RNA sequence: UGGGUUAGUUGGGUGAUCGCGGGGAGAAUAUCGAAAGAUGCUCUCUGAGGAAAGUCCGAGCUUCGCAGAGCAGGAUGCUGGAUAACGUCCAGUGAGGGUAACCUUAAGGAUAGUGCCACAGAAAUAAACCGCCUAAAAUUUUUAGGUAAGGGUGCAAAGGUGCGGUAAGAGCGCACCAGCAAUCGGGCGACCGCUUGGCUAGGUAAACCCCAUCCGAAGCAAGACCGAAUAGGGAAGGGAUGAAGUUGCUCGCUGAUCUUCCGGGUAGGUUGCUGGAUAUUUUGGGCAAUCAAAAUACAAGAUAAAUGAUCACCUCGUGCUUUUUUAGGCAUAGGACAGAACUCGGCUUACAGACUAACCCCUUUC
Repeated sequence: UGGGUUAGUUGGGUGAUCGCGGGGAGAAUAUCGAAAGAUGCUCUCUGAGGAAAGUCCGAGCUUCGCAGAGCAGGAUGCUGGAUAACGUCCAGUGAGGGUAACCUUAAGGAUAGUGCCACAGAAAUAAACCGCCUAAAAUUUUUAGGUAAGGGUGCAAAGGUGCGGUAAGAGCGCACCAGCAAUCGGGCGACCGCUUGGCUAGGUAAACCCCAUCCGAAGCAAGACCGAAUAGGGAAGGGAUGAAGUUGCUCGCUGAUCUUCCGGGUAGGUUGCUGGAUAUUUUGGGCAAUCAAAAUACAAGAUAAAUGAUCACCUCGUGCUUUUUUAGGCAUAGGACAGAACUCGGCUUACAGACUAACCCCUUUC
């Protein structure tokens, strides 16, 4: 210099004028409305995101259950920590990929049981198609025995490579590896290491299943309050031999209403609704995720759905032009994904351009 890996910042800024929404203070009693209530005036402060997206997890909050228990069902799955909690995050261990930085991980159990591994192949829980060796007969074949090293089939075939040995072979023996087991040592632990040994009969649980841990349901259209109106209407059926009671079933507990059809009234307003598991800075503990203390700050709350428009300057980029080229002039915000709806912690997905830091590798020079 080039290529790569990981983490992050930004996604135009400043000012003025007009317009829209909210908070605070003040003034006034105007407009709409049946009411509850809403709007209007002056000053001031303020108004979309890193993902607001997906609705995949977890919670805060609200309602139900006097009250629960069991079964079913669901989720997670290496170890140790963090957290309000999680299926998230941090640090490790094992396995796989990469030269490496680094990335991925659905990573408990196959000796509780059941199932599956098609086709091909001799054989897919145990064996012979071709081949090799021995013996006999026979004249190029047959029979008997031995073998699983070679070939073939297949994703996978009785650990791998090499040497010795054998009639031919085989962990039959040996050396080096892989796997498994045991003693000892290290580590909180997952696990790792030395040594020794029988030599070693597959895989699959993102198949059913077993084991361990955890799980009440529904949801802001949850709920609460105010105002106004109406028909406490009619019919049929179930119900103390038990209606109904927030996943399903059973038991238990409470104990009177439930379903369907016809018909009538209302659809207004306020709240929930933003001061928090909040944000920023500093100090301390911790490898880190994060925790503690102190100080400072209050930064949208819409409801047919606000957060916009214009002008000027600056800056980045783009286009044209000059040759002032380490640059000058002119034009132009122009460019990604994209828009709150109760809130928060994550995960996943999308993202033009500009920029920063650390680490790894190739080449070159000193």

The RNA shown here (Bacterial RNase P class A) has 366 nucleotides and comes from a Bacillota bacterium. The model forms 95% of the base pairs in the Rfam consensus. Lineage of the source: Bacteria > Bacillati > Bacillota.